[in-house]
C1' cells in the first nucleotide's frame, strides 16, 4: 500500500466481498513446562450452609462453670484455694455513613472541565487560648413473678458510671441594638469597640511526698505524668450547594407550563432558593429544538486509525446511583443507612394456626437462565482499616494457593555426521521421480519434566530486657522521645534458586493448497453427495466435493463463529458530489439567519504572543533500573492539542463614530416589444338553416363497410345564424421571473434597454420557514357549444383486436367566479459578483467618417444564436449566455428493488398532493464510449435474386429414398437451405450390423509359454447346416544332429474380440456461408482505455483489381497469375493411325513406298499484353469504339475454397481417450428380415401424342472397357439367347448397332396404330439356389393419363431443351450416378419489389448476439409487511375514591422521677400515651394517549430450471417513445388534452 466482482472488451460511477489489528469471548481438533494477568457480558432471577464489624475491664455495676489442689470427715458429701475478676450477658464510649458488591434507574449540574460560596458544614487528627465548680434523681444487668409454641414481652424490687439532669462561672462564641476603620461598591464582609440576653464540662490510670492536709509508717482532699472531657480560634481532610462550557437518537414529538415565572410577608435548612405557605402580578421555556418518546450509568482510559476521527466504558482508578419492590423517618459530625428501624406489597420458611422469621448486586457455594465464566481453600506473615494507653482482638479488604491454553510472554520436544539415495508409501511417459539426510547406523549435549541433596529474600516494627541521651517534675520515681544491643513474628512453602545422578530417553498439532492468497498430483463421485468469504465449483478425465501422497502457513497451539475499527475519500473538517451515472427546489417576492465596497479614528469581543493556575494517580511515550530474558514491575521525565486568570499587540473580522462614490437606487429625454388586464370590432374557413340550378351517387379506405342520398345528397350559386381560432407577415426574431404570450382599435398598467446630467450615500447579495404566481387534465356553480373529441356505439382488420383505420358521438375544449398545485414545469445546467484568446450572424438603442439621402464601413452598451483556443470533463461535450478560474448564500444526493409505497401528520369537495420509512431480497443496478450482430433504418453495389424467356416439378402410372404404421425383425446413420436415386460405384445366400432357432468359449483373428506331430484331403453315420463321432491315409523346411523354423491339434493364463455407448472427450475427412472479397500483422500516429487509423474518401473493377487523395508507411493469407483441358499456327516423330500423288483391291483391302503432304496421335514451341488507334476520364486507373487476329479485354471449362461460423456430419471407412460386455453386447451356422403397406413427402422415368406413333431404307460421333475378360464371321431360335470359337493383354481384335437426323410410306385427332401400367401364359440368362425377392424375351391383356390447383425448380450459349453412347459397382440386377459426343434455341427494358451477399452510415435495453432481449395479469409454493370486527399485556395522562407507617403542626380531660412554689394536701413548668388533621406509598373506579403481541378475513410486495394468456418496451420494435392528468380495458396497455427529445427517416 491494495485486491476480487457489473461488460464480448473499455473507462467511469457505485455497492458487495477479502487481505490487517483487537476481544472479559464461545464452539471444533490438539496439548510438554513455567511466569504474569484475567474469569456471569445472560435472570438488578431465586437462594441451602459457613464466614464477611466489631472493640474497649485504663468508663460502670455484677460475675460463673468444668477441671485441679488442700482440709474436714457421717467415703461421697461439705468448705476453702486455684481456675478468675476469666467466659457469657448488660449499662456506657467509639465504630457500624469506611472498606466490599452491582449498573436496575438516570439524557440529569448525573458526569467531565473551569470557576463561585461575601449563602455553608466538617467526628476522629494537628496547633493554640482559657477551663473542668456545686449538686441531684433514676435505670439495665440482677432477684422474684407472670404471658407466649416460638419470636418476644409484662409486673414488683435493688444498684453504678466518662449514662441522665439542675444550678454556678465563662472569653475574642451566638443573637439583638449602636459607633468607627478597611475591602467591595449590589447584597455584604474583615477588624476594633459599647450595652443587653443566651450557652459548658467527667473522669480514668500510673508514680511520688517537694508544697498542703491527716501526720508514725503510709495515705489523699495534695503534687505530678499520661489518656479522656468541655469551650473558643486556626489548620488539615472530607462533604453540601450554585454556575459557564461540553455530554445519544427521533420533528412521522411543535408547541409546553399554574408552584408554573417573578415579587412581598412568613416558615424551613448547616446553607441560597417556590424548598414550603399566604397574597399580588402574568409571566416563563421554545426552531441555537422546548415538551414528548426511545436508548444509556459518566469519566480517566481501552480498541482501531498516518492523522482527524470511529467504536467502546470488563479488569485498575475517580464520581454517581442502587441494596427483594414501593414509601417513610429515627439515630448520628455525616444516612433517609447492603449485613439498622417502621409500614405496604410479592415471594420463601417456621408454627401448637393464635402468630412469627427472612433479604448473597459482600467471599465461597447452589439452582435456574445461557454459547458461556472458577474453590463451600490457607492466613492475618505483609499492606491497609476499626477498637484499645498497650498487649491484643476483628478484618472473605488484602496477601497467597486451587481450577480454566481465556490472554500476553518465555522455554523445550534435540545437535553433528550419515547415499546402498534402503525398505515402504505415492506417482510414472515404466526410463524414472518424490517423501529424502529424512530414517537406520556412528557420535555429542543435557534445557524442561524425573530422582536425591542443599536452600533464600519477602521482617520492618510493636512489646519486653539491658545500656544510654534528652523532656517533664521537688525528684535519679513514673511517664515520654530518641539511639545501640539482645529477644520475639512467614499463610505462601521445603516454594523460588543452586548442585549432583541417569537418560535422546517422556513431550506436535491445526488449518489451507481454483483466483484474491503462499502451496499440485492420483483415485472415488457424476448438478448426486457435497463445497462456498466474494467470484463461483460438481451433469464421466473436478489442482474447487470426499480420501490419499506431496506441499504451504502458523505452532502449544491452529482454525471457525460473533463483535469493533481499518481498508471505506462508501457522510468527504482534514477529504466527495449534483448537464447525461443518485442528486438544482416549477418560478418569483421576502422574514430570521449567513455573507458583504473605499478612507480615517477609537475599543479590544474574535485573533495572535508571553506568564500563572489547573489538566488526580494509573495508562500511552522516553530514559534508567529490578526479576537469568521477556511479559510484568519500580523511579524519574515528557506529553496531556483543554479550561480559567492575567499582561500586551492592533494587521484582519467585529462594534462605535465621522466621511467617500465606484455597488445599489431616484429624477429627466428618445425609441423597441405576441409583457399584463379590460372593452369594442373585422375578414377568411368549417358546420347548420332557407331558397335556386341540378341528378345519382356521395363519402371513406391499403381495400372495404358502417354512414348520407330519388323524402333530391355530393357539386354549385345567393341569403342568413352561431361559436371557436386568427392564414400570409413569421424569422435558432421579440417580450415575460417561470407557466406562457400572435387579427385590428381604444383605455388602464408592469418591466427592461440607450444617452446625458443631477441627487441619495452601502441603502447590497442570498434566503430556512412564510407568501404569491403556476401548462394541460380534473372538480364546483352558472352560461355557451361551430369544429374537434376521452367514454360510448357501429363498421373494418385480426387467431383474437376491449387497439391502430373508418363512420358517428357525450363530457370536455370556450366564458365568468372559485378550487386543484402537478408535468420530460428541461438548457434534464439554482441565484449573485469578478476575472479568463477570438471569429461570425441577428435584435434594440447610441457615437464617428462620409453622403442630398438610403446603404456600406469603424465603434460603444444591452439581449439572442453558431463555431472555436486555453482550461475542465469518465467520455459525450462545455467553452465571456462555462460544465473554466475564484468567493458568498440556498436546495439536494449516498447501491438496485421493496417505494415516492405503508403508517402517521398537513392540505384538498373529490381526484389526489406533500412530508416519508421498515421488514425482506439481489450482487449488481447504472453513465459514456468501443467492436460486432441485428433492424418490418438509410445510401451504394453484386448474384438466374427478381424481371424477360425456354423447359420442368406439383395432377397420372411406375421406379427409388424418407416419414409413419406394422412386424419376431422390418439393423444403423443422415433432418430447413446444407436429410430424403443420401452412406449404398448395385440387400436372393454372402453382404448383414437385425430377428428366430441350433452350436463354440484362449475363441473366426494376433503375440507369448508347455506338450504332441504333421496338417490338409477323403470315406461313413447323425444333422437344416455349423459341427460332432468314427475310420482311412500320410510325414514340410533347415541343421553343427543338440535342435530350430513354418503349420496343425491339445492345455494353461496373460489376452483376443465387439458395426456395443459417447461425433457434446478427439484426430482425420467432409458439408455450408462461398470462388463471396474479404481476413489480418509490424512500425508509426491518435485515444486514459476498449480500440481507431492503415482497410475510410473520389473514381474504377469480376475482385481490398488498380489509380488519385489521405498520419500513415509497408507486409502476409485470400483475388489474379502460375497447373490441366479446349480453340489457331509452327516444329519434331510417323505405328496399330493417314492416303494427295504412284501401284493394287469389291473395299486404305493389301504389298510396297517412306512419300507422310493432309487428318490424327503426343512432345516441344508460338500466340493475347488493353500491345496499337480514336474518344471519354483528373495528364490517372479505367471504360467505350475500332483495326489486326483462330481467339479481345479473366477467350470457354476444370482443379484450386483466406480468417472463421454452424459443440454442422461421421466412434458404422479408418485411427483414438474414457466407459461397458467377456459360456457374451464375442464367434459359427440355417432360415427369415432389411423388399411389409391404409397413408404422407422428396427425387426421377414414361406419357398424355401429328414438331407425333409405326414400317422400310440410309448417313455422321466422341469417350471408354476387355484375359476367371471382350468375344467377330458362321449356324439355330420370332426373340431374350444358344452352339461355336477367329482375333485381341488392344490407335491393330472385340463390345459396337450410335440415336435424334434424312428419304419414302402409313395413321388423321380418337383414350386412338397415343400411352404402356397391371395381369395370365410360355421362355432365356446368371447363379449352390430366382418362393418370399433378379433382369430380360415372346404371345395375350391394355389401367390411369387429353398438359396438371395453391405453390415451386433449373437455365444467359455450344448454354437450355432434345438424342443416343460408354464406364464404375457387378455372378446376375440401373429410370440412379459419373463421363461422352450429336442436333441446337429464346430472352435480359432494367434493379421498384422477393431471396442471398458485400461495403459505408445510423439506432439499439442484443453479445448464447432478433430463433436476441423482455412486460403484465392468471395458477402453484414459500417469506416478510400493511389493513382488519376485535382480544390481551406494558407504560403513561386526567378526574375521583381510599389512605398504612411517618415528620412537622394541633390537642392532650389519661399518665408523669429530676427544676420551681407549697399551708406538704398539692400546684406549676416540662414531658409521655392517646386523639385530630395536612401531605402521602400500595390499592380502587372512570376515561384517554401510546407501545407491543395476537386475529377470521383481506391487500399489494418479494423469491422460486423448464405452467397459462398475450407481445407492451428495446430497431421507425412494426401505431416513435416518454412525462403529467382523465376515462376505459383479462393483462401487458389503449385513447383524449398539453408538454419533452432522452425519436428513426426524408427534405429545407
Nucleotide at each position: 500500500a491494495g485486491a476480487g466482482u457489473u461488460u464480448g472488451a473499455u473507462c467511469c460511477u457505485g455497492g458487495c466481498u477479502c487481505a490487517g489489528a483487537a476481544c472479559g469471548a464461545a464452539g471444533g481438533c490438539u496439548u510438554g513446562c513455567g511466569g504474569c494477568g484475567u474469569g456471569c457480558c445472560u435472570a438488578a432471577c431465586a437462594c441451602a450452609u459457613g464466614c464477611a464489624a466489631g472493640u474497649c475491664g485504663a468508663a460502670c455495676g455484677a460475675g460463673a462453670a468444668a477441671a485441679u489442689c488442700u482440709u474436714g470427715c457421717u467415703u461421697g458429701c461439705a468448705a476453702g484455694a486455684u481456675g478468675a475478676g476469666u467466659a457469657a450477658a448488660g449499662u456506657g464510649g467509639c465504630g457500624c455513613a469506611c472498606g466490599g458488591g452491582u449498573g436496575a434507574g438516570u439524557a440529569a449540574c448525573g458526569c467531565g472541565u473551569g470557576g463561585g460560596u461575601a449563602a455553608u458544614c466538617u467526628a476522629c487528627c494537628u496547633u493554640u487560648g482559657g477551663g473542668a465548680c456545686a449538686g441531684g434523681g433514676a435505670u439495665a444487668a440482677c432477684a422474684c413473678u407472670u404471658c407466649g409454641a416460638a419470636a418476644g414481652g409484662g409486673g414488683u424490687g435493688c444498684u453504678a458510671a466518662u449514662a441522665c439532669c439542675u444550678g454556678a462561672u465563662a472569653c475574642g462564641a451566638u443573637g439583638c441594638a449602636g459607633u468607627c476603620u478597611u475591602c467591595a461598591a449590589a447584597a455584604g464582609a474583615u477588624g476594633a469597640u459599647u450595652g443587653c440576653a443566651u450557652g459548658a464540662a467527667a473522669g480514668g490510670u500510673g508514680a511520688c511526698c517537694u508544697c498542703u492536709u491527716c501526720c508514725u509508717u503510709g495515705a489523699a482532699a495534695g503534687u505530678u505524668g499520661c489518656c479522656g472531657c468541655g469551650u473558643g480560634a486556626a489548620g488539615a481532610u472530607g462533604g453540601g450547594u450554585c454556575u459557564g462550557c461540553g455530554u445519544a437518537c427521533c420533528a412521522u414529538u411543535a408547541g409546553u407550563u399554574u408552584g408554573u415565572u417573578g415579587g412581598u410577608g412568613g416558615g424551613g435548612u448547616a446553607a441560597c432558593g417556590g424548598c414550603c405557605u399566604a397574597c399580588c402580578a402574568a409571566g416563563a421555556c421554545u426552531a441555537c429544538g422546548a415538551u414528548g418518546g426511545u436508548u444509556a450509568g459518566c469519566u480517566g482510559g481501552u480498541c482501531u486509525g498516518a492523522g482527524a476521527g470511529g467504536a467502546u466504558g470488563a479488569u485498575c482508578a475517580g464520581c454517581c446511583a442502587c441494596a427483594c419492590u414501593g414509601g417513610a423517618a429515627c439515630u448520628g459530625a455525616c444516612a433517609c443507612a447492603c449485613g439498622g428501624u417502621c409500614c405496604a406489597g410479592a415471594c420463601u420458611c417456621c408454627u401448637a394456626c393464635g402468630g412469627g422469621a427472612g433479604g448473597c448486586a459482600g467471599c465461597a457455594g447452589u439452582g435456574a437462565g445461557g454459547a458461556a465464566u472458577u474453590u463451600u481453600g490457607c492466613g492475618c506473615a505483609a499492606u491497609g482499616g476499626g477498637g484499645g494507653c498497650a498487649a491484643c482482638c476483628c478484618u472473605g479488604a488484602c496477601g497467597c494457593a486451587g481450577c480454566g491454553a481465556c490472554g500476553c510472554c518465555g522455554c523445550g520436544u534435540g545437535g553433528g555426521u550419515g547415499a546402498g539415495g534402503a525398505a515402504g508409501g505415492c506417482u510414472u511417459u515404466c526410463g524414472g521421480g518424490u517423501c529424502g539426510u529424512a530414517a537406520a547406523g556412528c557420535u555429542c549435549u543435557g534445557u524442561c519434566a524425573g530422582a536425591a541433596g542443599g536452600g533464600a529474600a519477602g521482617a520492618a516494627a510493636u512489646g519486653c530486657u539491658u545500656a544510654u541521651a534528652g523532656g517533664u517534675u521537688a525528684a535519679u520515681a513514673c511517664c515520654u522521645u530518641g539511639u545501640a544491643a539482645g529477644u520475639u513474628u512467614g499463610a505462601c512453602g521445603g516454594u523460588a534458586c543452586c548442585u549432583u545422578c541417569a537418560a535422546a530417553g517422556g513431550a506436535a498439532g491445526c488449518a489451507c493448497c481454483g483466483g484474491c492468497u503462499a502451496a499440485c498430483u492420483c483415485c472415488g463421485u457424476g448438478c448426486c453427495a457435497g463445497c462456498a468469504g466474494c467470484c463461483g465449483c460438481g451433469g464421466u478425465a473436478a489442482u474447487a466435493c470426499g480420501g490419499a501422497g506431496g506441499g504451504u502457513g502458523c505452532a502449544a497451539g491452529c482454525g471457525u463463529u460473533g463483535u469493533u475499527c481499518g481498508g471505506a475519500a462508501u457522510c468527504a473538517c482534514u477529504g466527495g458530489g449534483c448537464g447525461u451515472a443518485a442528486a438544482g427546489g416549477g418560478c418569483g417576492c421576502g422574514u430570521a439567519g449567513g455573507c458583504g465596497g473605499c478612507c480615517a479614528a477609537g475599543c479590544a469581543a474574535g485573533u495572535c504572543a508571553g506568564a500563572u493556575g489547573u489538566g488526580a494517580a494509573a495508562g500511552c511515550c522516553c530514559a534508567c533500573g529490578g526479576c537469568u530474558c521477556a511479559a510484568c514491575c519500580g523511579u524519574g521525565g515528557a506529553a496531556g492539542u483543554g479550561c480559567a486568570u492575567u499582561u500586551g499587540a492592533a494587521a484582519c473580522u467585529g462594534c462605535u463614530u465621522g466621511g467617500c462614490u465606484u455597488g445599489a437606487g431616484u429624477a429627466u429625454c428618445a425609441g423597441a416589444g405576441g409583457g399584463g388586464a379590460a372593452a369594442g370590432u373585422g375578414g377568411a374557413a368549417u358546420u347548420c338553416c332557407c331558397g335556386g340550378u341540378g341528378u345519382a351517387g356521395a363519402g371513406g379506405u391499403g381495400a372495404a363497410a358502417u354512414u348520407c342520398g330519388u323524402a333530391g345528397a355530393u357539386a354549385u350559386c345567393g341569403g342568413g345564424a352561431g361559436g371557436a381560432a386568427c392564414a400570409c407577415c413569421a424569422g435558432u426574431g421579440g417580450c415575460g421571473a417561470a407557466g406562457g404570450c400572435g387579427g385590428c382599435u381604444c383605455u388602464c398598467u408592469g418591466g427592461a434597454c440607450c444617452a446625458a446630467u443631477a441627487c441619495u450615500g452601502a441603502c447590497g447579495c442570498u434566503g430556512a420557514g412564510g407568501u404569491g404566481c403556476g401548462a394541460a387534465a380534473g372538480c364546483g356553480u352558472g352560461g355557451g357549444g361551430a369544429g374537434c373529441a376521452a367514454a360510448c356505439a357501429g363498421g373494418a382488420u385480426u387467431a383474437g383486436a376491449u387497439a391502430c383505420c373508418c363512420u358517428g358521438g357525450u363530457a370536455g375544449u370556450c366564458c365568468a367566479c372559485g378550487c386543484c398545485g402537478u408535468a420530460a414545469a428541461c438548457g434534464a445546467u439554482g441565484g449573485g459578483u469578478a476575472c479568463u484568446a477570438g471569429a461570425u450572424g441577428u435584435c434594440g438603442c447610441g457615437g464617428g467618417u462620409a453622403u442630398u439621402g438610403a446603404c456600406c464601413c469603424c465603434u460603444g452598451c444591452g439581449g439572442u444564436g453558431u463555431c472555436g483556443c486555453a482550461g475542465c470533463u469518465a467520455a459525450c461535450g462545455c467553452a465571456u449566455u462555462a460544465a473554466g478560474u475564484a468567493c458568498c448564500c440556498c436546495g439536494c444526493c449516498u447501491g438496485g428493488g421493496g417505494a415516492g409505497u405503508a403508517c402517521g401528520g398537513u392540505c384538498g369537495c373529490a381526484a389526489g398532493a406533500u412530508u416519508a420509512a421498515a421488514a425482506c431480497u439481489c450482487a449488481a443496478a447504472g453513465g459514456a464510449a468501443u467492436u460486432g450482430a441485428c433492424g418490418g433504418g438509410g445510401a451504394c453495389c453484386c448474384g438466374c435474386a427478381c424481371a424477360a424467356g425456354c423447359g420442368g416439378u406439383g395432377g397420372a402410372g411406375c421406379a427409388u429414398g424418407u416419414g409413419g404404421u406394422u412386424u419376431a425383425a422390418u439393423u444403423c446413420g443422415a433432418a430447413g437451405c446444407a436429410a430424403c436415386g443420401c452412406g449404398a460405384a448395385g440387400a436372393a445366400c454372402c453382404u448383414u450390423a437385425c430377428c428366430u432357432g441350433g452350436g463354440u468359449u484362449u475363441g473366426a483373428c494376433a503375440u507369448c509359454c508347455c506338450c504332441u506331430g504333421a496338417c490338409a484331403a477323403c470315406c461313413a453315420u447323425g444333422g437344416a447346416a455349423a459341427c460332432a463321432u468314427g475310420g482311412c491315409u500320410u510325414u514340410c523346411c533347415c541343421u553343427u544332429c543338440g535342435g530350430g523354423g513354418a503349420c496343425a491339434g491339445g492345455g494353461u493364463g496373460a489376452c483376443a474380440g465387439g458395426u456395443a455407448c459417447u461425433g457434446c472427450a478427439u484426430g482425420g475427412c467432409u458439408g455450408u456461408c462461398g470462388u463471396c472479397a474479404g481476413c489480418u500483422c509490424g512500425u508509426g500516429u491518435c485515444g486514459u482505455g476498449a480500440g481507431a487509423u492503415g482497410u475510410u474518401g473520389g473514381g474504377u473493377u469480376a475482385a481490398g483489381u488498380c489509380c488519385c487523395g489521405c498520419a500513415a508507411c509497408g507486409a502476409g493469407c485470400g483475388c489474379a497469375a502460375c497447373c490441366c483441358u479446349u480453340g489457331c499456327c509452327u516444329u519434331u516423330a510417323g505405328u496399330u493411325g493417314c492416303c494427295a500423288u504412284c501401284a493394287u483391291u469389291a473395299a486404305g483391302u493389301u504389298c510396297g513406298g517412306c512419300a507422310c503432304a493432309c487428318u490424327c496421335u503426343a512432345g516441344a514451341g508460338a500466340c493475347a499484353c488493353u500491345g496499337c488507334c480514336g474518344g471519354u476520364g483528373u495528364u490517372a486507373a479505367a471504360c467505350c469504339g475500332g483495326a489486326g487476329g483462330a481467339a479481345g479485354g479473366u477467350g470457354g471449362g476444370g482443379a484450386u475454397g483466406a480468417c472463421g461460423u454452424c459443440a454442422a456430419g461421421u466412434c458404422c471407412u479408418c485411427a483414438u481417450g474414457g466407459c461397458c460386455c467377456u459360456u457374451a453386447u464375442a464367434u459359427c451356422c440355417a432360415g427369415g428380415g432389411c423388399u411389409a403397406c391404409a397413408c404422407a413427402c422428396g427425387u426421377g422415368c414414361u406419357a398424355c401424342a401429328a414438331u407425333g406413333g409405326c414400317c422400310g431404307g440410309u448417313a455422321c460421333a466422341a469417350a471408354g472397357g476387355g484375359c476367371a475378360g471382350c468375344g467377330a464371321u458362321a449356324c439355330c431360335g420370332c426373340g431374350a439367347g444358344g452352339u461355336g470359337g477367329a482375333g485381341c493383354u488392344a490407335a491393330u481384335c472385340c463390345c459396337a448397332a450410335a440415336a435424334a437426323g434424312c428419304c419414302g410410306g402409313u395413321c388423321u385427332c380418337a383414350g386412338u396404330u397415343c400411352g404402356g401400367a397391371u395381369u395370365g401364359g410360355a421362355g432365356u440368362c446368371u447363379g449352390c439356389a430366382a418362393c418370399u425377392c433378379g433382369a430380360c424375351u415372346c404371345c395375350a391383356u391394355g389401367a390411369a393419363g387429353u398438359u396438371g390447383g395453391a405453390a415451386u425448380c433449373g437455365c444467359u450459349a455450344g448454354u437450355a431443351a432434345u438424342c443416343g453412347u460408354a464406364g464404375a459397382u457387378c455372378a446376375g440386377c440401373a429410370u440412379g450416378c459419373u463421363a461422352c459426343g450429336g442436333u441446337g434455341a429464346a430472352u435480359a427494358c432494367g434493379u421498384u419489389c422477393c431471396c442471398g451477399g458485400g461495403c459505408c452510415u445510423u439506432g439499439u435495453a442484443c453479445a448464447c448476439a432478433c430463433c436476441g432481449c423482455c412486460c403484465g395479469u392468471c395458477a402453484c409454493a414459500c417469506c416478510a409487511c400493511g389493513g382488519g370486527a376485535g382480544u390481551u399485556g406494558g407504560u403513561u395522562g386526567u378526574a375521583c375514591c381510599a389512605g398504612a407507617a411517618g415528620u412537622a403542626g394541633u390537642u392532650g380531660g389519661g399518665c408523669u422521677a429530676a427544676c420551681c412554689c407549697u399551708u406538704c394536701g398539692g400546684g406549676g413548668a416540662g414531658g409521655c400515651a392517646g386523639g385530630c388533621g395536612c401531605c402521602u406509598a400500595a390499592g380502587g373506579u372512570a376515561u384517554g394517549g401510546u407501545c407491543a403481541a395476537u386475529g377470521a378475513c383481506u391487500g399489494g410486495g418479494g423469491u422460486g430450471a423448464a405452467g397459462u394468456c398475450g407481445u407492451a418496451a428495446c430497431a421507425a420494435g412494426g401505431u416513435a417513445g416518454c412525462c403529467g392528468u382523465a376515462g376505459g380495458g383479462g393483462a401487458a396497455c389503449c385513447u383524449g388534452c398539453g408538454g419533452c427529445u432522452g425519436g428513426a427517416u426524408c427534405a429545407c